[in-house]
RNA sequence: UCACUGGAGAGAGACGGGUCCCGGAACCCGUCCACCGAAGGGGCAAGCGGCAACCGGCCACCCAGCCGGCGCCGUCAAUCUCUCAGGUAAAGCGGACAGCGA
Repeated sequence: UCACUGGAGAGAGACGGGUCCCGGAACCCGUCCACCGAAGGGGCAAGCGGCAACCGGCCACCCAGCCGGCGCCGUCAAUCUCUCAGGUAAAGCGGACAGCGA
């Protein structure tokens, strides 16, 4: 990467218009509210690297150098977090991740 299998969560939301012979829990468009996290996407830790000054130590004093502290910058994970995207009856689609095989 491919194939197969498993795979959760959350409104059958409200209003208006349209499709349909009529109708509908269906489909399409728009508006509004409520919710979910496991396509994708965003954010963050320790650690590592760097930096001016300051503080402490090492060095025989200063300078210089080294180590540590504080601060800042860069890098940086998730099933955490955000909820942009996506999703919210069943079915279907999608689905992180896992198993078996190649």